[in-house]
RNA sequence: GGGUAUCACUCUGGAGAGCGCAGUGCGGGCAUGGCCCGGCUACUGCCACCGAAGGGGCAGCGGACGGCUGAGCAGCCUGCCGUAAUCUCUCAGGUACCAAGGACAGAGGGGUGAAG
Numbered sequence: 001g002g003g004u005a006u007c008a009c010u011c012u013g014g015a016g017a018g019c020g021c022a023g024u025g026c027g028g029g030c031a032u033g034g035c036c037c038g039g040c041u042a043c044u045g046c047c048a049c050c051g052a053a054g055g056g057g058c059a060g061c062g063g064a065c066g067g068c069u070g071a072g073c074a075g076c077c078u079g080c081c082g083u084a085a086u087c088u089c090u091c092a093g094g095u096a097c098c099a100a101g102g103a104c105a106g107a108g109g110g111g112u113g114a115a116g
Base pairs, nucleotide, nucleotide: 005112006111007110009108010107011106012105013104018047020046021045022044023043024042026038027037028036029035030034048095049094050093054091055089056088057087060083061082062081063080066077067076068075069074
């Protein structure tokens, strides 16, 4: 110096699942102690569902201890520790359109560490 890896930023793409029920509130109407309409907006509760923010869990493998076999290398057994995901759980989040979010992918210009 370059490449790889990695970090955030910008742009682009990006799935799934209720147009659920009830109540409060808000707006409108009416025959005005109230009733009706409104996926209008927000909240609360209940039921159902999704998995791709985040989060939890685990196999093989590796490790140490103990026990057994064995001349030895080593092998076997119980539990323990470490260790993965687009798997799994569904805590969180989400479930009309729009918006927002979104693992991951591509591109852009940047930052940074170790080894070589």
A computed fold for a 116-nucleotide RNA from Thiobacillus sp., annotated as Glycine riboswitch aptamer.
It matches the Rfam family "Glycine riboswitch aptamer". Its family is annotated with glycine biosynthetic process in the Gene Ontology.